Notes
Transfer RNA from Butyrivibrio proteoclasticus, 73 nucleotides, folded computationally.
């Protein structure tokens, strides 16, 4: 430098041919307990890497850029 992959909650990952952004773990509150853990119930947490485009509607499609991984030189 070229090609491919990847970027979504604190973390690990989902999201069907473009149609309400979710789950596990963690975290917070409550119940339970002498206390803690376990268990149960509930809550909070997202500019979907950045900037544009297409569309009635974009995490998803298109363009550029950035970070990381791989291949080739």
């Nucleotide at each position: 430098u070229g090609c491919g992959g990847c970027a979504u909650a604190g973390u690990u990952c989902a999201a069907u041919u473009g149609g309400u952004a979710g789950a596990g773990c963690g975290u917070c509150u409550g119940a339970c307990u002498c206390u803690g853990a376990c268990u149960c119930a509930g809550g909070a947490a997202g500019u979907u890497g950045c900037a544009g485009g297409u569309u009635c509607g974009a995490g998803u499609c298109c363009u550029g850029c950035u970070a990381c991984c791989g291949c080739a030189g």
The sequence is in RNAcentral, with records from ENA. Rfam family: tRNA. Model confidence (mean pLDDT): 80 of 100.